[in-house]
Context: one part of a larger RNA
Formats: sequence, structure tokens, C1' cells
RNA sequence: AACGAACGCUUGCGGCGCGCCUAAUACAUGCAAGUCGAGCGAGAAAGUAUCUUCGGAUGUGAGUAAAGCGGCGGACGGGUGAGGAACACGUAGAUAAUCUGCCUUAAAGAGGGGGAUAACUAAUCGAAAGAUUAGCUAAUACCGCAUAAGACCACAGGAGCUUCGGCUCAAGGGGUUAAAGGAGCAAUCCGCUUUAAGAUGAGUCUGCGUCCGAUUAGCUAGUUGGUGAGGUAAUGGCUCACCAAGGCAACGAUCGGUAACUGGUCUGAGAGGAUGGCCAGUCACACUGGAACUGAGACACGGUCCAGACUCCUACGGGAGGCAGCAGUAGGGAAUAUUGCACAAUGGACGAAAGUCUGAUGCAGCGACGCCGCGUGAGUGAUGAAGGCCUUCGGGUUGUAAAACUCUGUGAUAAGGGAAGAUGAUGACGGUACCUUAUCAGAAAAGACCGGCUAACUUCGUGCCAGCAGCCGCGGUAAUACGAGGGGUCUAAGCGUUGUUC
Repeated sequence: AACGAACGCUUGCGGCGCGCCUAAUACAUGCAAGUCGAGCGAGAAAGUAUCUUCGGAUGUGAGUAAAGCGGCGGACGGGUGAGGAACACGUAGAUAAUCUGCCUUAAAGAGGGGGAUAACUAAUCGAAAGAUUAGCUAAUACCGCAUAAGACCACAGGAGCUUCGGCUCAAGGGGUUAAAGGAGCAAUCCGCUUUAAGAUGAGUCUGCGUCCGAUUAGCUAGUUGGUGAGGUAAUGGCUCACCAAGGCAACGAUCGGUAACUGGUCUGAGAGGAUGGCCAGUCACACUGGAACUGAGACACGGUCCAGACUCCUACGGGAGGCAGCAGUAGGGAAUAUUGCACAAUGGACGAAAGUCUGAUGCAGCGACGCCGCGUGAGUGAUGAAGGCCUUCGGGUUGUAAAACUCUGUGAUAAGGGAAGAUGAUGACGGUACCUUAUCAGAAAAGACCGGCUAACUUCGUGCCAGCAGCCGCGGUAAUACGAGGGGUCUAAGCGUUGUUC
């Protein structure tokens, strides 16, 4: 000097930030991912109106709600730092070894058919979670056929480039491979299929950099390389068969410990040292371990399956769950906040749109936790009042300090007005910020220190006691060092102490 701090004493206001560093411990409750009826079939009820034989019927509610099939999204956004010493990260490259939904540009197309299935109905089983059977139905769901500009596959040659591995281009005949409709009176628009290019995002590979220990010295059989095959979007022992016997290591292999990495942050004249909270980029994880499915993208925080631990329900047969999302609870701890408001703004998902959803986000609440700003009054006021303290008893000091007089309104309170943030509408914040008026010096100063280092001195009490102390050291009867009073010094809504780093 610094801090995501804590503790003690004290505390008026505002702005901007920050706030579980410990148990990646366990979690009650609510919310945090939905959306589309302009893809599809089906479709309530309450209420209300009329009629009524008082049983009900019809209209409306309403093609609404709730559900189902289908599409897109749930791989983003949000959290955490357990693991990991590694191409994880940083930086510079490679991909002639690759993929890329939505978006943009361009080319070509969308002909004609089929069979199901959920919802629903009926039946059955079950305490529940849920399940089974039979029947019915639609689609932008699913499946053949046709067409093939193109794409892909093998074939034979040609041209160009080449890192000599291969790559690219044009033409040829052969084989394989597409599609879906919806809205609108229409125009047209939104979609669909194939292809090329772009953009964006991602995968993989490589050089260099990246903590401690040698009281860790040898390690390694898919191990190192080759051939062939399989697998992948793609290279590769990634996997497998066969062959060879290699590969790494004192320039520290292997083993053990510790740790998310970076931009940065703190300190320092710098070099360096320490650090990685908030914000931004990357990685990893989602009760523990394993696995795949779907998909453009996951081996998926609020998806699936299996195993395990734990918790809950149960009719004992069987089921349900995962806050390292936002709040909140218990526990741990020196210690860290509200079960708040709103989608008004920014951004995101879906939708043609209206819009719906959004604990992202914007705001508010709590905390002197930090930084910054403001105030606690200003002027005049001496025979230098009183009181306190000291005294050589003369006086000195507190001290222009107070009182008193004259002012001001930062501020407080009350009333009135009242934004920007919002390009047309729409404002949670919020009657907030800010402005005006009225009243009131009124509500608002503490903490530590005063032997030297180190700015600041005296009296009394105590008597190696009680105590102080960062170091040196004070205290045993005149203590500027202990305790108290007076006085002073420093900082100031803070001041000290402790911890940690330089």
C1' cells in the first nucleotide's frame, strides 16, 4: 500500500460497486423452458339466455380451456470450480483429414399413390405410479412409385496444380438418391426437396509457454512403428488381425503432492513477487459411477436407461426424487443478503402476426463490506464569564471556545409540481430523481494514541502488585510507559485490532 474480509467501539445522508472464501454438505415450499390452431384430428365445464312434461333440451360460453399427434426450442441463457499438470488453457499455425440447424446469395424442382397410429370409445389390471387388449381417425407424422438440373458411387481416358502423398476442373456412358403443404377472394406470402457458395459455430492436429518434490530413477505389450481391415463428420493403435522390436527418460521420464487456465488484479522505481473474487474469453462438472438414444449440435443441470448411497410415499406387491438456477431452510463457520416487483427497457425461444414464456435481465430490499461525495453550521463576540484542571497562589490553561447578537438552509420535516429512460402504443423502478414554497441551528462525532521508533504532557492513584507491550522495554513510594482526571496529537462516519499478500 492492498483486501470478496472478520472482530471491538461508534454511526447523519447520498451515488456507484460488492456480498457462503467454510460442507461439490443435505434440502421443506414456490418459481427458473417453452411456444405454434396460419401443420393435424378431436374437443369440455362453470356461468348465462330461452323453452320445459321439472327429467331435461337448445343457444351462448367456444372451436375457448385442458390433453394428444406433429414442428422448432429444451446443446442457448443461468450456476459451480469438484476433477484435471492435460493440446485443459495461452499464443502462433495446419485441416489437400472435417461437419455446420436457423440466416444470406444463387441454380433446379415439388407428379401420382398407399398403409398405419396417438388422441377418442369400450373392456381389464393396479393402492398409486402407470399398464394391457380390442375398435375408430388426421396430418408439414410414416412408406413405396415417377422425375434427377445437381449430388454420391465405381469405370475409362483428358487438362491444370502439387508439399509427389495427392488435389482440382470439364465432358462421356452406367448405377443410386428428393419433396408438403398452409394462409389469403386474389396478388402474393410463409414453408418443403436437392445442390453450390458465404457467414456463424464446432471438431481434430502441430510448434512454443504453463507449480512443487530426486528422501520418486528408471517407465512402457496396444506399449513404438508398419501392412491390411473396421469405425468416425474427419486424421490416427481409435479398435482388431498379422509382422517388426521398438518408444520415453538426468534438457527430469515414471511416481507422489498441489491447482480450473487466461485477459487481468495487488504490490513494486523497475525487474520481480503474490494472486485469478466481481467483469470478459476458454475448459470441466450437474447426488456418485457407467451407458447410449434423439438430434445440425449432447453422451444432455431442471431428458432416458442401469448400478450405488441417501430421502420420501405405499394397500408391502411396488413407486417417486436430485437447488454447484432465483429466493429460502438446516448444518458448518470468525463470516456473507429478500421465500420482493416487472417483462417498461436490453437480449433470448416459439409464432405470419397479435402475443406467450423468460428468478437471463432491469429494478427495489438488507449490510459503513469497499470507493467517492456531502453534512454535523457561518459571521460578530473579552474586564478573557462560570465550572474543570494545573499552580511558584502572582497566575496559567480549557478559550472566541461558550453565552449573547446577526445570518444561511447543504440538510430535516411538510405541501405543491414532476421527468429522461419510449422512434406509434406500452414505465417495474416511482409520485423516484429533480424543481418550488414554508418552518427549524434545529436530529447528526467518534475512535485510537501521547517513553523512543512516532505527531502529541501534566496531576492523582498504585507500589515488580494491579497491569502494559509491535520491538526496545515500563511497574520494587516522586511512573510523561499501569489506572483515572485535565490537556494535547492523528484520522474522521469512521477509528482501531486480527488475518493474508507485496
Description:
A computed fold for a 502-nucleotide part of an RNA from an uncultured bacterium, annotated as small-subunit ribosomal RNA, 5' domain. Its Rfam family is "Bacterial small subunit ribosomal RNA". Its family is annotated with ribosome and structural constituent of ribosome in the Gene Ontology. The full RNA is in RNAcentral, with records from ENA, Greengenes and SILVA.